[in-house]
Molecule: transfer RNA
Organism: uncultured Conexibacteraceae bacterium
């Protein structure tokens, strides 16, 4: 310089052959149990999905340009 992969909740991650309220586990806050703590068990609260733009009746997903990690070639 060019090519591939990725970027969704405080953290790891799924969802990504478009379709309505975006989800799981850990974490965090409430309650329950318990003489306390732990463990347990209920619930709750937290992301318009990296960023502009476009295609759609509709984008977290389809496109094109960016920014950032990542690997590869040279």
């Nucleotide at each position: 310089g060019c090519c591939c992969c990725g970027a969704u909740a405080g953290c790891u991650c799924a969802g990504c052959c478009g379709g309505a309220u975006a989800g799981a586990g850990c974490g965090g806050c409430u309650c329950c149990c318990u003489c306390c703590u732990a463990a347990g068990g209920a619930g709750c609260a937290g992301g318009c999905c990296c960023c502009u733009g476009g295609u759609u009746c509709g984008a977290a997903u389809c496109c094109a340009g960016g920014u950032c990690g990542g690997g590869g070639c040279a």